Transfer RNA from an uncultured Bacteroidales bacterium, 72 nucleotides, folded computationally.
Model confidence (mean pLDDT): 83 of 100.
[in-house]
RNA sequence: CGCGGAGUGGAGCAGUGGUAGCUCGCUGGGCUCAUAACCCAGAGGUCGUUCGUUCGAAUCGGGCCUCCGCAA
Numbered sequence: 001c002g003c004g005g006a007g008u009g010g011a012g013c014a015g016u017g018g019u020a021g022c023u024c025g026c027u028g029g030g031c032u033c034a035u036a037a038c039c040c041a042g043a044g045g046u047c048g049u050u051c052g053u054u055c056g057a058a059u060c061g062g063g064c065c066u067c068c069g070c071a072a
Stems, first nucleotide, its partner, number of pairs: 002070006010024004018055001026042005048064005
């Protein structure tokens, strides 16, 4: 250099064209003598980046970046 896969809150993952969600974690409150567990609420991501297609893109297409694998 060639081929394939992946990149989405702090972590692990869903979401395959129509307002971005789940679990854990974090913060506040409740419960308790207290802690954990449990219950309620909240914060936190413009979806790796850029250009395009579209009325509309995390989702489709091109380029680039990073990681993983295959082949050489």